[in-house]
């Protein structure tokens, strides 16, 4: 340089006839519980869904281009 998979909450990751609500565990606050303190229980914050375009009545999902991160091959 080509090929293929990948990017969605501080982290790891789900998310399939594209269809009004964007999610799970862990961590962070909080609240209960305890003599406290960890765990368990309850709740709350926290997302331009890698950026810029298109297709479409609608896009995290389909197309194109670029950015990045792994792995194959040269």
């Nucleotide at each position: 340089g080509g090929c293929u998979g990948g990017g969605u909450a501080g982290c790891u990751c789900a998310g399939u006839u594209g269809g009004u609500g964007a999610g799970a565990g862990c961590g962070u606050c909080g609240g209960a519980c305890u003599c406290a303190u960890a765990a368990c229980c309850c709740g709350a914050a926290g997302g331009c869904c890698g950026u810029g375009g298109g297709u479409u009545c609608g896009a995290a999902c389909c197309c194109c281009a670029c950015c990045c991160c792994a792995g194959c091959c040269a």
This is a predicted structure of a 74-nucleotide RNA (transfer RNA) from an Actinomycetota bacterium. The prediction has a mean pLDDT of 83.